The prediction has a mean pLDDT of 82. A computed fold for a 97-nucleotide RNA from Jeotgalibacillus sp. R-1-5s-1, annotated as c-di-GMP-I riboswitch aptamer. Of the family's consensus pairs, 100% are formed in the model. The sequence was found by an Rfam model in a public genome assembly. Taxonomically the source falls in Jeotgalibacillus (Bacteria, Bacilli, Caryophanales, Caryophanaceae). It matches the Rfam family "c-di-GMP-I riboswitch aptamer". About the family: GEMM was predicted in a large-scale screen for bacterial structured RNA regulatory elements.

RNA sequence: UACAGAAAAAGGCAAACCUGCUGAAAAGCUGGGACGCAAAGCUAACGGGUCUAAGGCAAGUAGAGAGAGAAAUUGCUACGACGGCUGAGCCGCCUGA
Numbered sequence: 001u002a003c004a005g006a007a008a009a010a011g012g013c014a015a016a017c018c019u020g021c022u023g024a025a026a027a028g029c030u031g032g033g034a035c036g037c038a039a040a041g042c043u044a045a046c047g048g049g050u051c052u053a054a055g056g057c058a059a060g061u062a063g064a065g066a067g068a069g070a071a072a073u074u075g076c077u078a079c080g081a082c083g084g085c086u087g088a089g090c091c092g093c094c095u096g097a
Base pairs, nucleotide, nucleotide: 003096004095005094012037013036017032018031020029021028022027035084041090042089043088046087047086048085049082050081051080055077056076057075058074059073
């Protein structure tokens, strides 16, 4: 250095849930809290996948007719979100069954 993570040692992170804050939402941050994690460290403009749909686009319904508008519904849409979904890259503690 590569590979491995069985047993140790020093530590680390923090799921669900709750408090406060941000956001249209997904979700994120903060404090508490531990389900678990050998990378549960970093990268979302290096890929895949998943989630949300403010805004945008389209369709249909309703209406005596035409036109226009509003409301509601449905569908599509991410350089929005997820690294504790996954591949990959980079950095990193200890030890060597």